[in-house]
Model confidence (mean pLDDT): 90 of 100. A computed fold for an 81-nucleotide RNA from Paenibacillus ginsengarvi, annotated as c-di-GMP-I riboswitch aptamer. The RNAcentral record of the sequence draws on Rfam. Rfam family: c-di-GMP-I riboswitch aptamer. Rfam describes the family as follows. GEMM was predicted in a large-scale screen for bacterial structured RNA regulatory elements. Rfam links the family to the GO term cyclic-di-GMP binding. Lineage of the source: Bacteria > Bacillati > Bacillota > Paenibacillaceae > Paenibacillus.
């Protein structure tokens, strides 16, 4: 270097719920909280799900949202087998 991932070693993040602010809603962020994670670092590009203010007679319908579904981009710690 590339792959690989440990009951190893060091930093790291934080599901649920509970606070507050924001939002129309999903959802964010803030503080606690730890279920859990080798990319759960960050980027909506593919697809897949979540919401429907707006718009449509209705059916629907993302320009909102998810990276903690998967898939791609990229940056990145340690070093057993």
């Nucleotide at each position: 270097u590339g792959a690989c991932g440990a009951u190893a070693a060091u930093a790291g993040c934080a599901a649920a719920c509970c606070u507050a602010u924001c939002g129309a809603a999903a959802g964010a962020u803030u503080g606690g909280g730890a279920c859990g994670c080798a990319a759960a670092g960050c980027c909506a590009c593919g697809a897949g799900c979540c919401u429907a203010a707006g718009g449509g007679a209705g059916a629907c319908u993302a320009u909102g949202g998810u990276a903690g579904u998967c898939g791609g981009g990229u940056u990145g710690c340690c070093g057993a087998a």